This is a predicted structure of a 142-nucleotide RNA (SAM riboswitch aptamer (S box leader)) from Paenibacillus agricola. The organism belongs to Paenibacillus, within Bacteria. It matches the Rfam family "SAM riboswitch aptamer (S box leader)". Gene Ontology term of the family: regulation of gene expression.
RNA sequence: UUCUUAUCAAGAGCAGGUGGAGGGACUAGCCCGAUGACACCCGGCAACCGACAAACUAUUGUCAAUUCGCGAGAGCGAUUUGGUGGUGGAAUGCACGGUGCUAAUUCUUGCGGAAGCGAACGAAGCUUCUGAGAGAUGAGAG
Numbered sequence: 001u002u003c004u005u006a007u008c009a010a011g012a013g014c015a016g017g018u019g020g021a022g023g024g025a026c027u028a029g030c031c032c033g034a035u036g037a038c039a040c041c042c043g044g045c046a047a048c049c050g051a052c053a054a055a056c057u058a059u060u061g062u063c064a065a066u067u068c069g070c071g072a073g074a075g076c077g078a079u080u081u082g083g084u085g086g087u088g089g090a091a092u093g094c095a096c097g098g099u100g101c102u103a104a105u106u107c108u109u110g111c112g113g114a115a116g117c118g119a120a121c122g123a124a125g126c127u128u129c130u131g132a133g134a135g136a137u138g139a140g141a142g
Base pairs, nucleotide, nucleotide: 001142002141003140004139005138006137007136008135013042016041017040018039022032023031024030026110028108029107043102044101045100048098049097050096052093053092056089057088058087059086060085061084062083063082064081065080067078068077069076070075106134111131112130113129114128115127116126117125
């Protein structure tokens, strides 16, 4: 950097520290900002991935008992129950490791659809809902 997939209406410092001017991806708006944003550190939030625990569950080994069949017998095959071990899945929990996030719904919007308002008919425009696009983050792949 590209592709796939999941999530994006909740949460998290108005008295923490450094620093010092722009920041909210882009467009148009609208906001935040020297009563100091953005950024970094610390703190915090969440729980995507890994680790760990885990009710439950699938499968399998072994031991004992039960019942049935075969066998002269030793025993063999099968059913059921219980004990004990292996492997896999797993609601959920935790927050140890890897990320992430920490103004405003991803701040709204850009393309399309539906309903309503509007209008003589239409259109423009406005409101609400919805799908896509774009973007962000995780995981996997190239």